The part of an RNA shown here (small-subunit ribosomal RNA, 5' domain) has 505 nucleotides and comes from an uncultured prokaryote. The coordinates come from a structure-prediction model, not an experiment, and the mean pLDDT is 87. Rfam family: Bacterial small subunit ribosomal RNA.
[in-house]
Context: one part of a larger RNA
RNA sequence: GGACGAACGCUGGCGGCGCGCCUAAUGCAUGCAAGUCGAACGGUCUCCGUGGACUUCGGUCUACGGAGGUAGUGGCAGACGGCUGAGUAACGCGUAAGCAACCUUCCCACGGGUGGGGGAUAACUCCGAGAAAUCGGAGCUAAUACCGCAUGGUAUUGCUGGUCACAUGGCCGGUAAUGAAAGCCUUCGGGCGCCUGUGGACGGGCUUGCGUCCUAUCAGGUAGUUGGUGGGGUAAUGGCCUACCAAGCCGAAGACGGGUAGCUGGUCUGAGAGGACGAUCAGCCAGAGGGGGACUGCGACACGGCCCCCACUCCUACGGGAGGCAGCAGCAGGGAAUCUUGCGCAAUGGGCGAAAGCCUGACGCAGCGACGCCGCGUGGGGGAAGAAUGCCUGUGGGUUGUAAACCCCUUUUCUGGGGGAAGAAACAAGACGGUACCCCAGGAAUAAGCCUCGGCUAACUACGUGCCAGCAGCCGCGGUAAUACGUAGGAGGCGAGCGUUGUCC
Numbered sequence: 001g002g003a004c005g006a007a008c009g010c011u012g013g014c015g016g017c018g019c020g021c022c023u024a025a026u027g028c029a030u031g032c033a034a035g036u037c038g039a040a041c042g043g044u045c046u047c048c049g050u051g052g053a054c055u056u057c058g059g060u061c062u063a064c065g066g067a068g069g070u071a072g073u074g075g076c077a078g079a080c081g082g083c084u085g086a087g088u089a090a091c092g093c094g095u096a097a098g099c100a101a102c103c104u105u106c107c108c109a110c111g112g113g114u115g116g117g118g119g120a121u122a123a124c125u126c127c128g129a130g131a132a133a134u135c136g137g138a139g140c141u142a143a144u145a146c147c148g149c150a151u152g153g154u155a156u157u158g159c160u161g162g163u164c165a166c167a168u169g170g171c172c173g174g175u176a177a178u179g180a181a182a183g184c185c186u187u188c189g190g191g192c193g194c195c196u197g198u199g200g201a202c203g204g205g206c207u208u209g210c211g212u213c214c215u216a217u218c219a220g221g222u223a224g225u226u227g228g229u230g231g232g233g234u235a236a237u238g239g240c241c242u243a244c245c246a247a248g249c250c251g252a253a254g255a256c257g258g259g260u261a262g263c264u265g266g267u268c269u270g271a272g273a274g275g276a277c278g279a280u281c282a283g284c285c286a287g288a289g290g291g292g293g294a295c296u297g298c299g300a301c302a303c304g305g306c307c308c309c310c311a312c313u314c315c316u317a318c319g320g321g322a323g324g325c326a327g328c329a330g331c332a333g334g335g336a337a338u339c340u341u342g343c344g345c346a347a348u349g350g351g352c353g354a355a356a357g358c359c360u361g362a363c364g365c366a367g368c369g370a371c372g373c374c375g376c377g378u379g380g381g382g383g384a385a386g387a388a389u390g391c392c393u394g395u396g397g398g399u400u401g402u403a404a405a406c407c408c409c410u411u412u413u414c415u416g417g418g419g420g421a422a423g424a425a426a427c428a429a430g431a432c433g434g435u436a437c438c439c440c441a442g443g444a445a446u447a448a449g450c451c452u453c454g455g456c457u458a459a460c461u462a463c464g465u466g467c468c469a470g471c472a473g474c475c476g477c478g479g480u481a482a483u484a485c486g487u488a489g490g491a492g493g494c495g496a497g498c499g500u501u502g503u504c505c
Base pairs, nucleotide, nucleotide: 001505002504003503004502006501007500008499009498010497013376014375015374016373017372018371019369020368021334026332027331028330030329031328032327035076036075037074040073041072043070044069045068046067047066048065049064050063051062052061053060054059083287084286085285092212093211094210095209096208097207098206099205102204103203107200108199109198110197111196112195113194114193115149117147118146124139125138126137127136128135129134155178156177157176158175159174160173161172162171163170164169183192184191185190213259214258215257220250221249222248225247226246227245228244229243230242231241232240262284263283264282265281266277267276268275269274289310290309291308292307293306312323313322314321315320340366342365343364344363348362349360350359351358352357379409380408381407382406390399391398392397414442415441416440417439418438419437423432449494450493451492452491453490454475455474456473460489461488462487463486464485470477471476
């Protein structure tokens, strides 16, 4: 000198764009943050229409049809999106490869199929237990829920032929066994589905080379340890697990241990080499009060799912229950320090749905904060050998100083009034927002501070003080004339900021 997610002191007019718990991965009141589909299903409720029965003419009951809603069964989503950085020195990340050792719902293309049956169970009704959370028994019922049967290819497995080769094998055939399915809507044209394959796409899993902080005042480490065989397990390789066998394996090119740390694209600095860092944004990883576990599922060992243990909080009729903000706001606490319990789904994106649409604290916006960067303003021109005041003085004067007053002008900004968007491609639909922007009127009006002035370093005098009070980045100032302390005048620097502190280069 530059930089900052900054803080502190003094000061503070406006706008645009960004950024805003770096500390306690501490604890959390309250609200919201993941639902959706009635065109999968049986009920049920409300309304309307028609017919029938009854009627005290108010209406009630019942059947059918239509519309709307809905707890439950079922499907898809909930594994995304959002947050955080605790742990992790690791194939975690980065980069480059490999899988002849793998998976992939939804989506796309192509092929084939969608036949025929069955038994249940929520809801509901009745009974019961419990303070509650919730649960038990009996009875009835539906399905795109569940279970058999049939059929079945290029699917799977076994046997077998050919071919290729890079090793367990790949590819093309034959044969045997095994394994599927669901309907809904319709304007009757069809549409959406379902099952089984092949290929693609997207997404993932695994393996490997290289790279990835400090410490030797850590030198030896290791028993599933290293390898093999059989078996298990997985989508899949593998000590991943298990039984047996062998005795290996790693290490001064730093094993093992200890400390620290999420990694990267990048950011800051620097001429570069390098050094330091890893906020915001983007990719990957990891975590969801601490620890463990599996279930469901294409996908989880699952933030707002389940089970167990622990700690904590809450309810309780003491028998037993409920909970998890490192989602958005917000509260307490910690701290030098970090925001609103806002508006909207209008846009973009996501989930569900045939659609209308519903949901979306993702997101789009607004609010607060000079926290940062950038831009603008606080007026412009004229105006005296120079008012007044202040300060200094050698008392002549000097300086404040064109500064002010005063004259002319302008209106960025401000105030008031009027108009008023784009963002919506597509009938409608705009939170932002009566915002941006435009026009008119008014009036210099609403708007300047902070630090420094001994040398480094740009800017000097007076008074006060008297090694006191104080200053200070270094050298050093202050003990009676202090350009170094305090005040004043003046000056220098920067300017809605200016200084200080901290950290990095």